[in-house]
RNA sequence: GCGGGUGAGGUGUAAUUGGUUGCACAUCACGCUUCCAACGUGAAGGCAGCGGGUUCGAGUCCCGUCACCCGCU
Numbered sequence: 001g002c003g004g005g006u007g008a009g010g011u012g013u014a015a016u017u018g019g020u021u022g023c024a025c026a027u028c029a030c031g032c033u034u035c036c037a038a039c040g041u042g043a044a045g046g047c048a049g050c051g052g053g054u055u056c057g058a059g060u061c062c063c064g065u066c067a068c069c070c071g072c073u
């Protein structure tokens, strides 16, 4: 330098041909308990690495760019 892959709540992750983002753990509240833990119920937290484009509508398609990983020269 070239090619490919990955990048989402605190963490790990799911999402058949684009249709208003889900799960687990963690956090908070309540219940249970003499108390704690465990368990049960509920709640808050992400518009998706960043910036653009296409579209009525994009995590999902296209372009640029950043970080990391793999391969080639």
Stems, first nucleotide, its partner, number of pairs: 001072007010025004019056001027043005049065005
The RNA shown here (transfer RNA) has 73 nucleotides and comes from an Actinomycetota bacterium. Its mean pLDDT, the model's own confidence on a scale to 100, is 80. Its Rfam family is "tRNA". The sequence is in RNAcentral, with records from ENA.